[in-house]
Order: sequence, then C1' cells, then structure tokens
RNA sequence: CUCGCUCUAACGGGGUGCCUGACAUCCAAGGAUGUCAGGCUGAGAGGCUUGCAAAAGCUAACCCGCGGAACCUGAUCCGGCUAACACCGGCGGAGGGAUUAGACGCGUGACACCA
Repeated sequence: CUCGCUCUAACGGGGUGCCUGACAUCCAAGGAUGUCAGGCUGAGAGGCUUGCAAAAGCUAACCCGCGGAACCUGAUCCGGCUAACACCGGCGGAGGGAUUAGACGCGUGACACCA
C1' cells in the first nucleotide's frame, strides 16, 4: 500500500396479503367496496396528512443494498397443498433491482528497507 473480515455512521431500495363477523354504500342480485372488531401467515400486514374519488405524500418498525430471490416484471402464470392467504416445487443459469465513508482490531497479499 492492496484486498477481505468485523464494527460504526450516513445514504439508498422495498413490501404491506388472506379469512370471519357487524354496519354502511353500490349492484347485472352472483357479489363488490369501505369502516370497525377479531383471527391467520410472516422479519414486516402500523400510524398520520391531502383528496369527492382515483391516488399522492410523510413517517415508525422490519427486511434488503451487487457473493444483490429484499423487492419488481413475466403473472389474473403452471403443478401440489389450503376454506383462502400462506407454504412446497416449477418458471429461474430468465429480465430488472438499492452504497458510500470511517475506525480500534483481526487477517491476506504485493513492494521497499534493515538484520
């Protein structure tokens, strides 16, 4: 000096589903949406603001940041399983996807010098 590990800080990326009940609204009468309450899975299913609505923004926690299945697309996908979501397998060697700085320490390697 290089690289790595560990740690720290800042920054960035991301998702928010399924079911039941009550009520309200709409309905092509099969259901759909919203609010509240409860249950399930999960790391995470939270809160607030604006808006007639669609939607947008902020924020908490959590997960993830290239050795990147966090998350998105394909996908209202295919098979198994489930009341459904979840879960398992496929798709998938697919296409995308967000990082910098520093430090006590530990390690690796290169070069130089000394003995």

The RNA shown here (TPP riboswitch aptamer (THI element)) has 115 nucleotides and comes from a Hyphomicrobiales bacterium. The coordinates come from a structure-prediction model, not an experiment, and the mean pLDDT is 78.